[in-house]
């Protein structure tokens, strides 16, 4: 000097997930004891503001019921090919007097892997449009139950990433210097 981790701070992004008050309060706070108190404030509980989601009449809506229960949050659905496990049909063979029972082969219907596509969603550090790009297209809950939905009630307010950038460039506008 540069490359890569780690911490803290400011700043951004994704997201509803910010902001605010109080209680009680650890290790600590010039030398040695002992007491009061004050600072300080790790962590723990109660709020309350604004955000975000569920449930819940009337009006509308929905025919029931079974095959494969149904339903939220969320942008993350719906397909196609391919592997593979479960159930389950039809063929054909082998064994039995039948029921059946093994095997092979084809569909079908559920999960699962994994390739492609796809409703949909994000990104440009003052904003919103536009164009090209580039990324996501998950996960998890309730627990046989819930359509909408005034009152009403009941809950969440995380996590994950980033550092002039794994946005480039245009129009308009704002703001400040």
């Nucleotide at each position: 000097u540069c490359a890569g981790g780690c911490g803290c701070u400011g700043c951004g992004c994704u997201g509803a997930g910010u902001c605010u008050g109080g209680a009680c309060g650890a290790u600590g706070c010039c030398g040695g004891g002992g007491g009061u108190u004050g600072c300080g404030g790790a962590g723990u509980c109660c709020g309350g503001a604004g955000c975000c989601g569920g449930g819940g009449a009337a009006c509308c809506a929905c025919g029931u019921u079974c095959c494969u229960g149904g339903g939220g949050u969320g942008a993350a659905u719906c397909g196609c090919g391919u592997g593979u496990g479960g159930c389950u049909g039809a063929c054909c063979g082998u064994c039995g007097g039948g029921a059946g029972a093994c095997g092979g082969c084809c569909g079908g219907u559920c999960g699962u892997g994994u390739g492609u596509g796809u409703a949909g969603g994000g990104c440009u550090u003052c904003u919103u449009u536009g164009c090209c790009g580039c990324c996501c297209g998950a996960a998890c809950c309730c627990g046989u139950c819930a359509g909408c939905u005034a009152a009403c009630u009941c809950g969440g307010u995380a996590g994950g990433c980033g550092u002039c950038a794994c946005g480039a460039c245009a129009a308009a506008g704002a703001g400040g210097a």

The prediction has a mean pLDDT of 78. Predicted 3D model of a 177-nucleotide RNA (c-di-AMP riboswitch aptamer (ydaO/yuaA leader)) from Nocardioides mesophilus. Lineage of the source: Bacteria > Actinomycetota > Actinomycetes > Propionibacteriales > Nocardioides.